[in-house]
This record gives sequence, structure tokens and C1' cells, in this order.
RNA sequence: GGUCCCAUCGUCUAGCCAGGUCAGGACACCGGCCUCUCAAGUCGGCGGCAGGGGUUCAAAUCCCCUUGGGACCA
Repeated sequence: GGUCCCAUCGUCUAGCCAGGUCAGGACACCGGCCUCUCAAGUCGGCGGCAGGGGUUCAAAUCCCCUUGGGACCA
């Protein structure tokens, strides 16, 4: 230098191929209930699509560029 892959709540992860519900779940965290206390259980809450642009009525999803990480080739 070339080709390809990856990036989603604090962590892990589904959804992306094949566009359509305020982006779902687990753990963690916060609050309530329960309990002598803690844990467990139960109810509720919190919080995310790496950045920019394009296409579209509509983009996490399709396309392009950039950033970061990785694999292979030279």
C1' cells in the first nucleotide's frame, strides 16, 4: 500500500443479510415491597446504535467517507 472483518446501555448480547412498534434481553446500579438483618425473591426505574454524509415516506439495518481495533497478502 491492497483486500476483508469488527464497533449497540456500566458489562455481555439480540436485532443488520431481507429497512417499518418510543431499539429487546441478561447481569450490574437506583428505588419500593418482602425479611430481625443480609442475600434471595418480586415490582418499578435508569442507560446505548463510533463520527459525518447520501438514498428513502422511513436507516442500528442499504451505499460512501473518516476514526479506532483485528486478520490476510505484498